[in-house]
Transfer RNA from a Microcaldota archaeon, 72 nucleotides, folded computationally.
RNA sequence: GGGCCGGUGGUGAAGUGGUAUCACGCAACGUUCGCAACGUUGAGGCCACGGGUUCGAAUCCCGUCCGGUCCA
Numbered sequence: 001g002g003g004c005c006g007g008u009g010g011u012g013a014a015g016u017g018g019u020a021u022c023a024c025g026c027a028a029c030g031u032u033c034g035c036a037a038c039g040u041u042g043a044g045g046c047c048a049c050g051g052g053u054u055c056g057a058a059u060c061c062c063g064u065c066c067g068g069u070c071c072a
Stems, first nucleotide, its partner, number of pairs: 001071007010024004018055001026042005048064005
């Protein structure tokens, strides 16, 4: 330098055009003498960044940045 894959709550993942979901973690409450476990509820992400297409973009297109991998 080139090819491919990836970047989504605190963490790990799903979501391939129509108001972003799950698990763990966190908080409150219930339960307990208390803790743990369990149950219920809640907070937390405008989807790496900038443009474009579209009535509408996490999703499609272009560029940039970062990580992984392969080639030279």